[in-house]
Predicted 3D model of a 315-nucleotide part of an RNA (large-subunit ribosomal RNA, domain IV) from an archaeon. RNAcentral holds the full RNA, with entries from ENA and SILVA. Rfam family: Archaeal large subunit ribosomal RNA. Its family is annotated with ribosome and structural constituent of ribosome in the Gene Ontology.

Context: one part of a larger RNA
């Protein structure tokens, strides 16, 4: 000097991006237990008291033993060692248990039950194989395959113009294939007929890809604009939520918390560029993210001492 530990008066997060690390708590018995809630939970919530050993008595039991009660007694301390939850409040995300980048990511990513849509009548659809032949399946639409969202609760708005999908007893178009005629030695070629799919046309379809407006005026102070006008679109963003994991301006404005807050929460809405591609809200859960309070502490004020190793130095 380093590593791993132990203990520190007074203060107690002043440290730091951040309580990271360390510490606090801890078992059992008894009392007691808010808010919210899907009534199951939350909950060991929180909080409070007790706990060793000895003696007597009573009760229960077949017994081991347990319970109650009255005393005594030691210690700083009685779950004295080991073992053994710190707690509370609010918000975001994901419903939950689960899965994942073997060896820098465990998560808000994946999955999930559930909801919805498409295909499929069985020699099914889908899928493997060149085929034979398999799988699904010795299953049969309450089944199988594929896709989207992702528990539950409350709702799920408008647009079929474009792209896609499905449908159509369409005088449209449509092949050097077909037919007839012409030409020719034969073909090529010319004219006509008939005409499948496709295209075109006509419909339907959004839990399909997607999309969801400007400008001007207006109420008896002012402001605002219920309302009106006009241009325009397929339709002009509904319910909700909103400075958000989405807000550039932005440290928006107001309030709470603080001595002080670009943090956090509750409101507001002028949403650069929210919105039912899923929105909103949610008890429980989470080695998830953010903020606060109590307790606790060498994180710090501000360092000190020690133990065990290692390095170095001397022998």
């Nucleotide at each position: 000097u380093c590593a791993a530990c132990u203990u520190u008066a007074g203060g107690g997060a002043a440290u730091u991006c951040g309580g990271c690390a360390a510490g606090u708590u801890a078992g059992c018995c008894a009392g007691g237990u808010a808010u919210c809630u899907u009534c199951g939970g939350u909950a060991u919530a929180a909080c409070u008291g007790g706990u060793g050993c000895c003696u007597g008595a009573g009760c229960a039991g077949g017994g081991a033993u347990g319970c109650u009660u009255a005393g005594g007694u030691u210690g700083c301390a009685a779950u004295a060692a080991c073992a053994a939850g710190g707690g509370a409040a609010a918000c975001c995300c994901g419903a939950c248990u689960g899965u994942u980048u073997a060896a820098c990511a465990a998560a808000a990513a994946c999955g999930u039950a559930g909801u919805u849509g498409a295909c499929u009548g069985c020699u099914a659809a889908a899928u493997c194989g060149a085929a034979a032949g398999g799988u699904c399946u010795u299953g049969u639409a309450u089944a199988g395959u594929c896709a989207a969202c992702g528990a539950a609760u409350c709702g799920u708005g408008g647009c079929c113009a474009c792209u896609g999908g499905c449908g159509g007893u369409g005088u449209g178009u449509c092949a050097u294939a077909u037919c007839a005629g012409g030409u020719u030695c034969c073909a090529a070629c010319c004219u006509g007929a008939a005409g499948a799919a496709g295209c075109c046309c006509c419909g339907c379809u959004g839990u399909a890809g997607g999309c969801c407006g400007g400008c001007c005026c207006u109420a008896a102070c002012u402001c605002u604009g219920a309302g009106g006008g006009u241009c325009u679109u397929a339709a002009g963003g509904u319910a909700g939520c909103g400075u958000a994991a989405u807000c550039c301006c932005u440290u928006g404005c107001c309030a709470a918390c603080u001595a002080a807050a670009u943090a956090u929460u509750g409101g507001c809405c002028u949403g650069c560029a929210u919105g039912a591609u899923a929105g909103a809200u949610u008890a429980a859960c989470g080695a998830g993210g953010u903020u606060u309070c109590c307790g606790c502490u060498g994180u710090c004020c501000c360092a000190a001492a020690g133990u065990u190793g290692a390095u170095u130095c001397c022998g």